RNA sequence: UUAACUGGUUGGUCGCUUUUUAAUAAAGAGGAAAGUCCGAACUCCGCAGGAUAGAGCGCCUCAUAACAUGAGGGUCUUAAUAAAGAAUGGAUAGUGCAACAGAAAGUAUACCGCCUAAAUUUAGGUAAGGGUGAAACAGUAGUGUAAGAGACUACUAUUAUUUUUUGAAAAAAAAAUAAUCUGUAAACCCCGCUUGGAGCAAGAUUAAGUAGCCCUGCGUUAUCCGCGCAUAAGGGUGGGUGAAUUGCUUGAACAUGUUAGUGAUAAUAUGUCCAGAUGAAUGACCAACGCUAUAUUUAUAGUACAGAAUUCGGCUUAUAGGUUAACCCA
RNA sequence: GCGAGAUAGCUCAGGCGGUCAGAGCGUCGGAUUCAUAACCCGGAGGUCGAGAGUUCGAGUCUCUCUCUCGC
Numbered sequence: 001u002u003a004a005c006u007g008g009u010u011g012g013u014c015g016c017u018u019u020u021u022a023a024u025a026a027a028g029a030g031g032a033a034a035g036u037c038c039g040a041a042c043u044c045c046g047c048a049g050g051a052u053a054g055a056g057c058g059c060c061u062c063a064u065a066a067c068a069u070g071a072g073g074g075u076c077u078u079a080a081u082a083a084a085g086a087a088u089g090g091a092u093a094g095u096g097c098a099a100c101a102g103a104a105a106g107u108a109u110a111c112c113g114c115c116u117a118a119a120u121u122u123a124g125g126u127a128a129g130g131g132u133g134a135a136a137c138a139g140u141a142g143u144g145u146a147a148g149a150g151a152c153u154a155c156u157a158u159u160a161u162u163u164u165u166u167g168a169a170a171a172a173a174a175a176a177u178a179a180u181c182u183g184u185a186a187a188c189c190c191c192g193c194u195u196g197g198a199g200c201a202a203g204a205u206u207a208a209g210u211a212g213c214c215c216u217g218c219g220u221u222a223u224c225c226g227c228g229c230a231u232a233a234g235g236g237u238g239g240g241u242g243a244a245u246u247g248c249u250u251g252a253a254c255a256u257g258u259u260a261g262u263g264a265u266a267a268u269a270u271g272u273c274c275a276g277a278u279g280a281a282u283g284a285c286c287a288a289c290g291c292u293a294u295a296u297u298u299a300u301a302g303u304a305c306a307g308a309a310u311u312c313g314g315c316u317u318a319u320a321g322g323u324u325a326a327c328c329c330a
Numbered sequence: 331g332c333g334a335g336a337u338a339g340c341u342c343a344g345g346c347g348g349u350c351a352g353a354g355c356g357u358c359g360g361a362u363u364c365a366u367a368a369c370c371c372g373g374a375g376g377u378c379g380a381g382a383g384u385u386c387g388a389g390u391c392u393c394u395c396u397c398u399c400g401c
Base pairs, nucleotide, nucleotide: 001326002325003324004323005322006321008289009288010287011286012285013284014283016028017027018026019025030305034316035315037314038313039312040311041310042199043198044197045196047226049225050224051223052222054195055194056193057192058191059073060072061071062070063069074088075086076085077084078083089190090189094188095187096184097183098182111130112129113126114125115124116123117122138156139155140154141153142152143151157180158179159178160177161176162175163174164173165172166171203246204245205244206243212237213236214235215234216233217229218228219227253272254271255270256269257268258267259266260265290303291302292301293300294299331401332400333399334398335397336396339355340354341353342352348386357373358372359371360370379395380394381393382392383391
């Protein structure tokens, strides 16, 4: 530096919830249960039809039920190093922006300087040198010139195309040809792929109640088109009734082993049942230990973050400490 | 389960990024007045909730966290 595990144990007394043979007996908060940032399972909706809009993702390959997640590889950036990070396609489709400084910020230049002619006003040439800035028309050397300049030559650099080699691919290396017109897309946008809505306070069943008045189209639609239903449905105001059961825990489950794979993971064998509350249980006390720190031969102080409410896969955030393995530096 | 907000002492603008930042009330000083108030003039006062990222540049764009309010 990286990856993982753990984050209290035992005994006794009393107390609570669920299941049960209703006595006994068995079981009873997490790695994050948090945030609610994503994805689904499941439930319901007479359009879960079409188009547009909106939203998400964005190198390649694989995994997964799926994902903005994970694994491996590539490219770029940071670090002395082990390693870490990346919202990682396109600027040659188009539009926009780049303050201040500076002469000039896009096919945009002449402030100082250099050269020539005049002359102390100026005119012409120049973009090699200097200055400004985050960024100034690719760099070095030479030829050449009045002075210079890819103007020309040699070498190098960047971009694009083609070919060869390696690789499954992204890509890397080499050669040839052509050109040398900044940056920015978490700016608008273009390209490719994905995308019905609402959510366990979803729903289902039973009990009670089901007065009145008003408005109009409605369809789980953001808009349009189509389709369907219309005296039903929808909405507003307002009086009354108001509880119970279920969903509710056997799961894309967990543990161990074998096989395949670089790995995430997959297949298979054996074993296990591990909360289901509903004004909300899962606790309190005593004793002996464990761990940490300090002083010392025995004592003192402390022991993190923090509590289930449909379930699962991730991400992010908080965390006193303890243990194991590999690699790097001194 | 869902929706908003955080800017000067207080109440609020701003925002399709230009190197920063306003208005009113309050506050300090001056002028005026016998004195005070009103009116007039001038000034001070700001980590734009915190952190990271994009960009030359973030108060504004994106992400995470904290706090407050509402349904």

Two RNAs folded together computationally: RNase P RNA and transfer RNA, 401 nucleotides in total. Rfam match: Bacterial RNase P class A. The family's RNA type in Rfam is ribozyme. Model confidence (mean pLDDT): 76 of 100.